[in-house]
Record summary: A computed fold for a 271-nucleotide part of an RNA from a Candidatus Microgenomatia bacterium, annotated as large-subunit ribosomal RNA, domain VI. RNAcentral holds the full RNA, with entries from ENA. Rfam family: Bacterial large subunit ribosomal RNA. The prediction has a mean pLDDT of 85.
Context: one part of a larger RNA
């Protein structure tokens, strides 16, 4: 656009794809074989190894300014002190959200059908034989299913359940019901615009728009760093020590309308 009212969920699955991998060891059993040496099949369990996906509780990594320590400065706050720029983030020592692996957790499973080569039944042409001519069966990591994604534009456009809707006014035509043609509010609902992130290049997807906890502020906690500054005290001082597990604190959690979510558009009568 289309799926013959219009719309919101949830779906079914024509089709498509993606996955299928492997080893060691212990049992069976030192058995079967084999003189000995050596040494199985079939079958069972148990541990990795690549590979794929989610996670972020644990472990470890990043963390560009979260918090401390410390140099240098002929810069700044007029000195002191205390701070502040700038020196790769000046440089060093921790780190929380998040992202991530070296973390963790789970697949790589089973069963089934038709098969190949191969093994057979049963059985004639051909009184015998023959697995095949007619008819029945067993057989593989291999096909087709089972497992996981995507999916009704599958125009062959599927199902369900809900939720809206048949109005007025003009006009022509009719006796009337009403058709026709204009117009004009409008419904479930949608977008557009705002505040954002668990989503993100745009887009889209999510929550939220005062009948609000989306964001940011602010209050309280977690978490993090490690014990601010002033004062006191003790030393000639560098300093130590007491206030003091104290100052500070992205991005975690929870609270609160104090700020910002104003406003606006579209949205049917039918082949």
């Nucleotide at each position: 656009c289309g799926u013959g009212g219009g719309a919101u969920u949830c779906u079914u699955g024509a089709g498509g794809g993606a996955g299928u991998u492997u080893g060691a060891u212990u049992c069976u059993a030192g058995u079967a074989c084999g003189a000995g040496a050596g040494g199985a099949c079939c079958g069972a369990a148990u541990u990795g190894a690549g590979c794929c996906a989610a996670u972020c509780c644990c472990u470890a990594g990043u963390g560009a300014u979260c918090c401390a320590g410390u140099u240098g400065u002929u810069a700044c706050c007029g000195u002191c002190a205390g701070g502040u720029g700038c020196a790769u983030u000046g440089c060093u020592g921790g780190g929380u959200a998040g992202c991530u692996a070296c973390a963790u957790u789970g697949g790589u499973a089973u069963u089934g059908g038709a098969u190949a080569a191969c093994c057979g039944c049963u059985g004639a042409a051909a009184g015998c034989a023959u697995c095949u001519a007619a008819g029945c069966g067993g057989g593989a990591a291999g096909c087709c299913a089972u497992u996981c994604c995507c999916a009704a534009g599958a125009u062959g456009a599927g199902g369900a359940a809900u939720c809206c809707g048949u109005u007025u006014c003009c006009a022509a035509c009719g006796a009337a019901a009403g058709u026709u043609g204009g117009a004009a509010g409008a419904g479930a609902g949608a977008c557009c615009c705002g505040u954002a992130g668990g989503a993100g290049a745009u887009u889209a997807c999510u929550a939220c728009g005062u009948u609000g906890a989306u964001a940011g502020g602010c209050c309280g906690g977690g978490g993090g760093u490690g014990u601010a500054a002033g004062c006191g005290u003790g030393g000639c001082a560098a300093c130590a020590u007491g206030u003091u597990u104290a100052g500070c604190u992205g991005a975690c959690c929870g609270g609160u309308a104090c700020u910002a979510a104003u406003g606006g558009u579209c949205g049917a009568a039918g082949g």